The prediction has a mean pLDDT of 83. A computed fold for a 1484-nucleotide RNA from an uncultured Flavobacteriales bacterium, annotated as small-subunit ribosomal RNA. It matches the Rfam family "Bacterial small subunit ribosomal RNA". RNAcentral holds the sequence, with entries from ENA and SILVA.
């Protein structure tokens, strides 16, 4: 330090994830060692046991007990020693140890004060300790009583208790004085009054060790003060001892800390009060900081010790291991009554995801006690447990390629990986395991010696003590021997294959992977990282500048308040002077240790420990400095304002008037329709509408001026006119002298809808009623019409209230218009000052785009944003007559929503143009029949594919068997065919006979060659097969199609932060991105065009098989025949068209001409040729191929059947419906092709298909060969001499075979049909339309079909408004799987949080009233007592219970209400394009 993820791409916005560190950690899997830390984070839950506070015999009285010695009646007693345990008295039990419930507080930190205090033990001073007296506990004795205890009675002590005496430097009054401060007041001296101490014990007699009094100190604590020290405001007002005073109780001490009184005041938007959370600090984790989070362990500080409340003891406590009470909850009781408090160390149950032994010693350290030895001592020292972290070793080293086996992988018997990796050799021994050795931690006290000073105090020397421990360490033997695990491997991130599954089963921190070739899931091989761990969950900081002080914004992404005034409040012009708060520099203090950091030291090293600096950014005195900032003062005029004088203007508010138009009404002309629309219709009209004319009523609103204009804070302001009211600019520069500015709250105004209350109603009109549209039509449209709209007075207070753009100041090139003023003689023209607009430098800005009217530059205040939904929603306040409106959230859920701009699609969005695309025209389909092609049905099968356009007489250019791939049945299994290898053989094959439907099976006959190597054959084995099965969505190739559309693309420059633009757009011009011109572009490439080949003309060459003009021959006739290149023609060269020439226009391109020449004119007709792409388009069934799937079959053979089926629909054709024709009879003219298992002249048979016979031709030679038309009859509008389908009979052909299922022929039969609805379709010229021909495939054909040929030959194009497809430019977009897109709402189902709800249940504080322990105070006070005194009563006060009402905060709940997420759900189309009614805002 950054990634990732909104898009087809992009740039910002902006949110989520991650990649790092950290943990008092806890799961999961694994686990050698050791060293230092560190372990109940939850239930402040309950505790069984056992220990965590004693100790003193040198205060005191004294026993039981036991030594001794003496004595006995043998119980025991007498003397002395030693004395447990209890007692009375002292000191300690207020440290040490726990824990974090309460506590938002002077609690805690940090600085500060006490002239308002207190301090046991301990240090220095000073003075004293002379005397008496009653008690008690214990022991003894006796009684209660389960017990815990209790009660009485004799005796007796002290360093326990009383009292006198003596007293200073104490206290308390006083008297004089000197010195200090900070108001009260502090201190020294000083007179004189009044009051108040003491305790002994030890002793070696020196002395120790206490004692009382009071000054000092030293440590420790009290209390009081600034500052700092969490969140709500959906918590705005609290408060009554409350704030204050003086005077008292109290207390060490001040203080409403408490009491009487007397005043009313005190806190609070700088957040009082209330609620909810929390122990705070030093310090740890992060971070660059600044912050942010968080308070384990160690360190000060508080706070609490079952809950609550109270004293008492004492130098200290309202006391964890003391007490009294009162609840709760336990335990014991003999039922009367008693006992308990582990948040002390261990340890139990519980609770949890979780946290250790009922361990050893006081040897150190450190308390307590005691003159000592000492004694206690779960503080402490030290072990046990737990990878909970930290840090530090180790599981070896070094050689060793046949690059072993085995795995895995492969392009496959080759290689690649695993891999120097093993194995084999050779060293080493950390560590382990075995025997040994073995510290330091210890010096003191104590004891003994010796020394100095001098007799108890120092120094020396020597002794004594060790829980951990036989530990650390060391030494020798042994031998690589005892020691590798974990997550990951699509990207982000380091690290990649196979295999298995098939949107399953599962991954997942984001994005996202799995629906048959998953590097993403699960296993395997490799591989990456870390490593005695490794990974996941959880929580924090960081990244995240994503709360921005360092450090962010608000036109459009979230975000400027509708204005405007104006209060607190911030912020402020010019000079002088003064002070010196801020602020800047020095110093002193403080900022506890420990951590951090640096350096140095030690444990081998680290970690861990120890020692020095250094920080410790604060705070707090104190000296100075004075620019800036603040105060205080004087003083300017340029901010601001005020006067005067000219203007301005739809500014506001009262009233007056005015005329056009609509409506109504009277009276007239006047007649049949008007009125509306896309068409219509409901209305109106013969009772006279509508028109038209005159008079009349009434109400709204002011045409033209008019504007790109003007006023106004917005909101909004338009007919004239009056009055009144405000504004603003511009001159003068005459007064004032900073008097300004911004503005939270506050106040006033605020369209349009709506309310209320009284007026008023012409017009236009929600609601509503009819009429149309429509599938529906609670609309868009029409015809009515209420409220409303208008006005007077209130009320609401929102709007896309917008420039979506606060307010003011100041500076920052310009240009052009426009208003108003000044100067000016001017309606030229420049100049200044104030406003409205365009354009446009720099800057800015994501970009649009802004640009002196800034979104630039800087400055001041104010508002507001902080990911999308939920939601301006619910709750709870304010407000409001109501409609609401202001304030304004969680829960869930999503991984996004959103801006600008880019490219394309696409629009019932423009423009420009094309094109049989419309029009104009001509022939058709669709109507019958058949033919053939699909779909359906249907079948044992009706094989498979093609399915808008772009399938459908398509593959198939030809299913009777074959074909064939579909069904039945029956056969064959290395197999139907080929190859290599091995073995046996000499068969196999073929004939022939049986079975059979054939396939095939059985039989019988015949059974090689040979140079002896083998050759050839087939049987057997064995490798290699076959599959028209799947997947065209894994593919190659091939095709259509957009569309023969004019596009598509690149270099190199240039614009643009990028996507991307430019070039390829403009202007013209073409068929054409086709050319010119023009241009930040200049080129270049695939396409277009040209090259090609075909037709059209001409020359030239060559003349057979083709041709015959002239010359000969010949025939009934015919290039038949000599011959002959003229010519037609064949087929090979070349030529010719280029807008070249002319005229007209044009800058050029080009373009027009009935122009000339030309056979041919403007690409001359045709054809082949199809850019980038786009449809996951078609094809695994031509064909190749990747997986995948069968394998006695999904392979192969073989009969016989199917693909022909038949109610129906549908394309595609063929023939017809006739007279432009039918029909007989005559008669002429092709072109292109094929012919040997062919084509067949000719003859002869048959009415005919054909059939016998036969010559020619392997083909410009011989053959197959028209038709329409022509000409000449007939027929005369009919279901016909049209039409020909169906069917019946007889035939002909092809074939192994025509039943199913062929073709054609003859007789006979003689249907539908008389020109086709709706809607479609071909075609712009030798075309269309009509005529026959030919030919592939083929034994023959369902050929009416595809592909050629050629005869005969039209019509119309004014013209681009429509429909359809297309190309350019452009706009709009919420699409981009791109409109066949996206998208909203109800409703129906599921599940999920959540509001609202009658009740219901619980908490936690507070008010009111009773009650009221135990205690402290105050009264009072039996009996006693000289007295002080004191049981007991009484009152004050409270803890705790009861009662009552409200509030609040949770849970729970019939039913209820919207929200959100879910599979392809219903119903519509509301928005996005001009979304097909422009959307959107507020209201109703």
């Nucleotide at each position: 330090a950054g990634a990732g993820u909104u898009u087809g791409a992009u740039c910002a916005u902006g949110g989520c994830u991650c990649a790092g560190g950290a943990u008092g950690a806890a799961c999961g899997c694994u686990a050698g060692c050791g060293g230092c830390a560190g372990g109940c984070c939850u239930a402040a839950u309950a505790c069984a046991u056992g220990c965590a506070a004693g100790u003193c015999g040198u205060a005191c009285g004294g026993u039981a007990u036991u030594c001794c010695g003496g004595u006995u009646u043998c119980g025991g007693c007498c003397g002395g020693g030693a004395g447990a345990g209890a007692g009375u008295g002292g000191c300690g039990g207020a440290u040490g140890g726990g824990u974090g419930c309460g506590u938002a507080a002077c609690g805690c930190g940090u600085a500060u004060g006490c002239a308002a205090c207190c301090u046991g033990c301990c240090c220095g001073g000073u003075a004293c300790a002379g005397g008496c007296g009653g008690a008690u506990a214990g022991c003894c004795c006796c009684c209660g009583g389960a017990a815990a205890c209790g009660g009485g009675g004799a005796u007796c002590a002290a360093u326990a208790c009383g009292c006198c005496g003596u007293g200073u430097u104490g206290c308390g009054g006083u008297u004089u004085u000197c010195c200090g401060g900070c108001a009260u007041c502090g201190g020294g001296a000083u007179u004189c009054c009044g009051c108040c101490a003491a305790a002994g014990c030890c002793u070696u007699c020196g002395g120790g060790c206490g004692g009382u009094a009071c000054c000092g100190g030293a440590u420790g604590g009290g209390c009081a003060u600034g500052c700092g020290u969490g969140g709500g405001a959906u918590u705005a007002g609290c408060u009554u001892g409350u704030u204050g005073g003086g005077g008292g109780u109290g207390u060490a001490a001040c203080g409403g800390a408490c009491c009487a009184c007397c005043a009313a005041g005190g806190c609070u938007u700088u957040g009082a009060u209330c609620c909810c959370u929390a122990g705070g600090g030093g310090a740890c984790c992060u971070g660059a900081g600044a912050g942010g989070g968080c308070g384990a362990u160690c360190c000060c500080c508080c706070a609490c010790a079952c809950u609550g409340g109270c004293a008492c003891u004492g130098a200290g406590a309202c006391a964890c291991g003391g007490g009294c009470c009162a609840g709760a909850c336990u335990c014991c009781u003999a039922c009367g009554g008693g006992a308990g408090g582990c948040a002390g160390c261990a340890g139990u149950a519980g609770g949890g995801a979780a946290u250790a032994u009922u361990g050893g010693g006081c040897a150190a350290u450190g308390g307590g006690c005691g003159g000592u030895a000492g004694c206690c001592u779960g503080a402490c020292c030290c072990a046990g447990c737990c990878a909970u972290g930290c840090c530090g070793c180790g599981u070896g080293c070094a050689g060793g390629a046949a690059g072993a086996c085995g795995g895995c992988g492969u392009u496959c018997u080759g290689c690649g990986u695993u891999g120097u990796a093993a194995a084999c050799u050779g060293c080493u021994u950390u560590u382990a395991u075995a025997c040994g050795g073995g510290a330091a931690u210890a010096a003191a006290c104590c004891c003994c010696c010796c020394g100095a000073c001098g007799u108890g105090u120092c120094g020396g020397g020597g002794g004594c003590u060790g829980a951990a421990u036989g530990u650390a360490u060391u030494g020798u033997a042994u031998g690589a021997a005892u020691a590798a695990g974990c997550a990951c491997c699509g990207g982000c991130u380091g690290a990649c294959u196979c295999c298995g599954u098939g949107c399953c089963a599962g991954c997942a921190g984001c994005c996202g992977c799995g629906g048959u070739a998953a590097u993403a899931c699960g296993g395997a091989g490799g591989g990456u990282g870390c490593a005695a761990g490794c990974g996941u969950u959880a929580u924090c900081c960081g990244g995240a500048u994503u709360u921005a002080u360092u450090g962010g914004g608000u036109u459009u992404a979230a975000a400027g308040g509708g204005u405007c005034c104006g209060u607190a409040g911030g912020u402020g012009g010019g000079a002088c002077u003064g002070u010196a708060a801020g602020u800047c520099a020095g110093u002193g203090g403080u900022g506890a240790a420990a951590u951090c950091u640096u350096u140095c030291g030690u444990c081998u090293u680290a970690a861990c420990c120890g020692g020095a600096a250094a920080a410790u950014u604060g705070c707090c005195g104190u000296u100075g400095a004075u620019a800036c900032u603040g105060c205080g003062g004087u003083u300017c005029u340029u901010g601001a304002g005020u006067a005067u004088g000219c203007u301005c203007g739809a500014g506001g508010u009262a009233g007056g008037c005015g005329g056009a138009a609509u409506a109504u009404g009277u009276c007239a002309u006047g007649u049949a329709g008007c009125g509306g629309u896309g068409a219509a219709a409901u209305g109106c009209a013969u009772a006279g509408a509508u028109a038209u004319g005159a008079c009349a009523u009434g109400g709204a609103a002011c045409a033209c001026c008019g504007a790109u204009a003007g006023c106004g804070a917005a909101a909004g302001c338009a007919g004239c006119u009056u009055a009144u009211c405000a504004g603003a600019u511009c001159a003068u520069a005459a007064c004032u002298g900073a008097u300004a500015u911004u503005g939270a709250g506050g106040g006033a105004u605020g369209a349009a809808a709506g309310c209320g209350u009284g007026g008023g109603g012409a017009g236009c009109g929600a609601a509503c009623a009819g009429g149309a549209u429509u599938a529906g039509a609670u609309a868009c449209c029409c015809u009515g019409g209420u409220a409303g709209u208008u006005u007077a007075c209130g009320c609401a207070g929102u709007a896309a209230a917008c420039g979506a753009u606060g307010a003011u100041c100041a500076c920052u090139a310009g240009a052009c218009a426009u208003u108003g003023g000044c100067g000016a003689c001017a309606u030229a023209c420049a100049g200044u000052c104030g406003g409205u607009g365009u354009c446009a430098a720099a800057g800015c800005g994501a970009a649009a785009g802004u640009a002196u009217u800034a979104a630039g530059u800087g400055a001041u205040c104010c508002a507001c944003c902080u990911g999308g939904g939920g939601a301006g929603u619910a709750c709870g306040a304010u407000c409001g007559c109501a409609a609401g409106a202001u304030u304004g959230a969680a829960a869930c859920u999503c991984a996004a929503a959103g801006g600008a701009a880019u490219u394309g699609a696409c629009g019932g969005g423009g423009g420009c143009c094309c094109g049989c695309a419309c029009a104009a025209g001509u022939g058709g389909u669709g109507g019958a029949g058949c033919a053939u092609g699909u779909g359906g049905u249907u079948u044992a099968a009706u094989u498979c594919g093609a399915u808008g356009a772009u399938a459908c007489g398509u593959g198939a250019g030809g299913a009777a068997u074959c074909u064939u791939a579909c069904c039945u049945g029956g056969g064959c299994u290395u197999a139907a065919a080929u190859g290599c290898a091995g073995a046996a053989c000499g068969a196999c094959a073929g004939a022939c006979u049986c079975g059979g439907a054939a396939a095939c099976g059985a039989g019988u006959c015949c059974u090689u060659c040979u140079u002896c190597g083998g050759a050839c054959g087939g049987u057997c084995u064995g490798c290699a097969a076959g599959g028209u099965g799947c997947u065209g969505c894994a593919u190659g190739g091939u095709u259509g199609u957009c569309g023969u559309c004019a596009g598509c693309u690149u270099g190199u420059g240039c614009c643009g932060u990028g996507a991307g633009g430019u070039g390829u757009u403009g202007g013209g011009u073409u068929a054409a991105g086709u050319c010119c011109c023009a241009u930040a572009a200049c080129g270049a490439g695939c396409g277009c065009a040209a090259c090609u080949u075909u037709u059209a003309u001409c020359a030239c060459u060559a003349g057979u098989u083709g041709c015959c003009a002239g010359c000969g021959a010949g025939u009934a006739a015919u290039g038949u025949c000599g011959g002959g290149g003229a010519c037609u023609c064949u087929a090979g060269u070349g030529a010719a068209a280029c807008u070249g020439c002319c005229c007209g226009u044009g800058c050029a391109a080009g373009c027009g001409g009935u122009g000339a020449g030309g056979a041919a004119g403007g690409u001359g007709g045709g054809g082949a040729u199809g850019a980038u792409g786009u449809c996951a388009a078609a094809u695994c069934a031509u064909c190749a191929c990747g997986g995948c799937c069968c394998u006695u079959a999904c392979g192969u053979c073989c009969a016989g059947g199917g693909c022909u089926a038949c109610a129906c629909a549908c394309g595609u054709g063929c023939u017809a419906c006739a007279a432009u024709g039918g029909u007989g009879a005559g008669u002429a003219c092709a072109a292109a092709g094929g012919g040997c298992a062919g084509c067949c002249a000719c003859c002869c048979c048959g009415u005919g298909a054909g059939g016998g016979g036969g010559a020619g031709c392997u083909a410009a030679u011989c053959u197959c060969u028209a038709a329409a038309g022509c000409u000449c009859g007939u027929c005369u509008c009919a279901g016909u001499u049209c039409g020909g389908a169906u069917u019946g009979a007889a035939g002909u052909c092809u074939g192994c075979a025509a039943u199913u299922c062929g073709a054609c022929u003859u007789c006979a039969u003689g249907a539908a049909g008389c020109u086709g609805g709706a809607a479609u379709u071909g075609c712009u010229a030798g075309u269309a339309a009509u005529c026959g021909u030919g030919u592939a495939u083929c034994a023959g054909u369902u050929a009416u079909g595809g592909c050629g040929c050629g005869g005969u030959g039209a019509a119309u194009a004014c013209g681009u408004u429509c429909c359809c497809g297309g190309g350019c430019c452009u706009u709009g977009u919420a699409c981009a799987u791109a409109u066949c897109g996206u998208u909203c709402g109800u409703c129906a189902a599921g599940c999920c949080a959540u509001g609202g709800a009658a009740g219901c249940c619980g908490g936690g504080g507070g008010u009111g009233u009773u009650u009221g322990a135990a205690g402290u105070c105050g009264g009072u006070g039996a009996u006693c007592g000289a007295a002080a005194g004191g049981a007991g009563c009484c009152g004050c006060c409270u803890a705790g219970g009861g009662c009552a009402a409200a509030a609040c905060c949770g849970g729970u709940a019939a039913c209820u209400g919207g929200g959100g997420c879910u599979a392809a759900g219903u119903c519509g189309u509301a928005a996005c394009a001009a979304g097909g009614u422009a959307g959107c805002c507020g209201u109703a």